[in-house]
RNA sequence: UCGAGACCGUCGGGAGAGUCCCCACCGCCGAGUGGGGCGCCGAAGGGGCAACCAUCCCCGGAAACUCUCAGGCAACUGGACCGGCGGGGGAGG
Numbered sequence: 001u002c003g004a005g006a007c008c009g010u011c012g013g014g015a016g017a018g019u020c021c022c023c024a025c026c027g028c029c030g031a032g033u034g035g036g037g038c039g040c041c042g043a044a045g046g047g048g049c050a051a052c053c054a055u056c057c058c059c060g061g062a063a064a065c066u067c068u069c070a071g072g073c074a075a076c077u078g079g080a081c082c083g084g085c086g087g088g089g090g091a092g093g
Stems, first nucleotide, its partner, number of pairs: 001093002007087007018038001020037006026030001039073003045069001046067003052061002
């Protein structure tokens, strides 16, 4: 002096699936809130298998596949992931 991955902050984008049925509540009568039933979705989180990485094995890591525990099924919110800007940091040159 240049500076990666990862991380933090902020901004933008960001899918799927129920206008179903029943019950309770309300100075509000609603696409309301809470509970239950049936059906459904996968992209918070979590579990499982595995390509692959680790020179071969063990240990370890590992998907948007899979399960649907959790979560969700108007909008808002949330949202994996993607991008911009900023920050500290410093693998490496």
Glycine riboswitch aptamer from an Acidimicrobiales bacterium, 93 nucleotides, folded computationally.
It matches the Rfam family "Glycine riboswitch aptamer". Gene Ontology term of the family: glycine biosynthetic process.